RNA sequence: GAUAAAACUCAGGGCAAGGUGUAAUUCCUGACCGGCGGUAUACCCCGCGAGCUGUUUAUACAGAAUGAACCGUUGAAAUUACGGUGGCGACAGUAAAGUCUGGAUGGAAGAGUGAUUAU
Numbered sequence: 001g002a003u004a005a006a007a008c009u010c011a012g013g014g015c016a017a018g019g020u021g022u023a024a025u026u027c028c029u030g031a032c033c034g035g036c037g038g039u040a041u042a043c044c045c046c047g048c049g050a051g052c053u054g055u056u057u058a059u060a061c062a063g064a065a066u067g068a069a070c071c072g073u074u075g076a077a078a079u080u081a082c083g084g085u086g087g088c089g090a091c092a093g094u095a096a097a098g099u100c101u102g103g104a105u106g107g108a109a110g111a112g113u114g115a116u117u118a119u
Stems, first nucleotide, its partner, number of pairs: 002119004007113004017029003031099002033089002035048004043087002052063004069085005091102003
């Protein structure tokens, strides 16, 4: 110095203003938000995580499912930048929820640290 292991730390944002109504941050106008890795910088390209179902003491195992974008410009290269227009968002509760409350002081993709250990 490299690799591997273990430990530890970190790891999600958002309805202003107004309308209807007995009641809605759930409907309507409008506003706002975008986890992680890859790749020309990505909510809507590829993949992962969360979530769901079954078994279970279980954080383990198995399974299913897995949202949404186009056009133009620059460039060697961008479905990622810039301009324009559009679209999407688990489950439970409740006047129907991406944004409230709850499972969750949880879990996790993954990122990082050095007085650790091994080679």

FMN riboswitch aptamer (RFN element), 119 nucleotides, folded computationally. Rfam family: FMN riboswitch aptamer (RFN element). Rfam describes the family as follows. The RFN element is a highly conserved domain that is found frequently in the 5'-untranslated regions of prokaryotic mRNAs that encode for flavin mononucleotide (FMN) biosynthesis and transport proteins. Its mean pLDDT, the model's own confidence on a scale to 100, is 80.